[in-house]
Context: one part of a larger RNA
RNA sequence: UGACGGGGGCCCGCACAAGCGGUGGAGCAUGUGGUUUAAUUCGAAGCAACGCGAAGAACCUUACCAGGUCUUGACAUUCAGAGAACUUACUAGAGAUAGUUUGGUGCCUUCGGGAACUCUGGGACAGGUGCUGCAUGGCUGUCGUCAGCUCGUGUUGUGAGAUGUUGGGUUAAGUCCCGUAACGAGCGUAACCCUUAUCCUUAUUUGCCAGCAUGUAAUGGUGGGAAUUUUAAGGAGACUGCCGGUGAUAAACCGGAGGAAGGUGGGGACGACGUUAAGUCAUUAUGGCCCUUACGACCUGGGCUACACACGUGCUACAAUGGCCGGUACAGAGAUUCGCCAAGCCGCGAGGUGGAGCUAAUCUCAUAAAACUGUUCGUAGUCCGGAUCGGAGUCUGCAACUCGACUCCGUGAAGUCGGAAUCGCUAGUAAUCGGGAAUCAGAAUGUCACGGUGAAUACGUUCCCGGGCUUUGUACA
Repeated sequence: UGACGGGGGCCCGCACAAGCGGUGGAGCAUGUGGUUUAAUUCGAAGCAACGCGAAGAACCUUACCAGGUCUUGACAUUCAGAGAACUUACUAGAGAUAGUUUGGUGCCUUCGGGAACUCUGGGACAGGUGCUGCAUGGCUGUCGUCAGCUCGUGUUGUGAGAUGUUGGGUUAAGUCCCGUAACGAGCGUAACCCUUAUCCUUAUUUGCCAGCAUGUAAUGGUGGGAAUUUUAAGGAGACUGCCGGUGAUAAACCGGAGGAAGGUGGGGACGACGUUAAGUCAUUAUGGCCCUUACGACCUGGGCUACACACGUGCUACAAUGGCCGGUACAGAGAUUCGCCAAGCCGCGAGGUGGAGCUAAUCUCAUAAAACUGUUCGUAGUCCGGAUCGGAGUCUGCAACUCGACUCCGUGAAGUCGGAAUCGCUAGUAAUCGGGAAUCAGAAUGUCACGGUGAAUACGUUCCCGGGCUUUGUACA
C1' cells in the first nucleotide's frame, strides 16, 4: 500500500421491511445431469451453465453411429493430354456410382493458338467441427451505469509511499460549494445522440372530413376543402429560470406559482482503470502439435427425439372476480411479388376452390382479446380441468414409421391452491388480455418487439445479501 475481520462510523440498492403475483405439489413443453445405447455429436457449470450457442435436428442441417464407396480428392492454384460447354433416354444399384446412348459443334484469332468449362494423368499440395481458450487475436459475460481509476509539476518521507482524491456540507454522481501544501489535468459521471409527452411553421397523398354541395341500402363514395387527426422535416419549450423559507452571505434542500411536462420529466443507446489464467481454437482468424488410401471426402439408413430417476426454466389448470352459448365496441407495432392473398362458393372444421387487388399510409395478412351486455350452470372431480388413448381427416414436403403441425368424433388421467425453502416487481410498473415479427417448405408454451385493461405498498434501515467512502486490528500478500 492492499486484502481480510461473526471491528467501529456514514451512505446506497426491490437488499430487507410493507404489499401484489408466482416457483417448490399436478399434467405437459423445454434444457441439463444421470443411466442406456452402435451412436445417443460437441461446447456452456455458483451468482455470471441448465427455453444457453440453436432466429427453429423428418432428409439436408450434422459435426455422431452402422453399412456401401473415393484417394491430387467435395473445395483452391499450377503442368501435360483429350474434348466446346451443355443436353436426351435406358440399364444395374439403397444411393453414391458405373455402363450404354441422343442432340449439340459455340466465342476470340495474327489460323500457331487462346478464353471459359468438362474429363483423364502426375507431382507440388488440398482438407481436418482433430488437440491445446493455461500459447493467442478478435468478440463477450461479470462486479456495475457501481463512482470510481489515474497522471504532470510541486511539497513531504532514508524508503516503500503519502499528499492531491482527506475534512465540513451537498448530490443519482470524485455532482457542486467551502476549507486546505497543494496547483492543474486525463479516463469515467453529466451533457451531446435516438425515442416518447405539449405547441408552432411548412407540406396535403395513398391519410383526414369541420363547413359547402352531391349520391347511396350503406361507406370520405364523389366534387371539393386544408380547419382537425395523422404523417415527417424544421423550430419552440425545462434552465432550480421566478417567488417564499432553511442554510455559512455558498453549494444545495423544502414548499409554491406558472406550465403539456419540474428539478436527471419517462425510456433507450452508451460500460472508466481493472478483476475473474471467466467463456469461446465448433462463427472467424491464428502459433504449436497431430491425421494424410484417413482423424480427409461422398452416399443410404439410423441417432442428436432413448427413459427406473434428479434438477432448472416455462405453459395449462385446480374454477363462479369462473366455464359454456348468443349480441355488441375499441388498438398499436409489423410483414408481404420465390410473397400477402380479398369477395363469392364447398366443407362441422383443419382446409379446398376461386381468382380480384397489392412492389403497399392505397391491396392483403386481419374478426384484436380481455371489457360491456343477455341467458345457463350452483360447489359437484362438476357444463372445472384437459393429459392419455382409439378412430377419421387436412396441410407442408421426394418422403411425416422411427420423428411434424393442425382439425373433427369419441375417451376424460392427475389436479380441490401446493412442505422446508425460494423468485420477480415501486407506475402506465406488477398482474392480466390479445395481435405481430425473425428463423422458417413445414414445425413455439421459447425469443424479440407491440398495444388494451390496470392495482397494492414503501413506517423505516435493527436485521439478511451486495456495493461505496472513512477509520481501526492483523503472526496474511

Background
The part of an RNA shown here (small-subunit ribosomal RNA, 3' major domain) has 477 nucleotides and comes from an uncultured prokaryote. It matches the Rfam family "Bacterial small subunit ribosomal RNA". Its mean pLDDT, the model's own confidence on a scale to 100, is 83.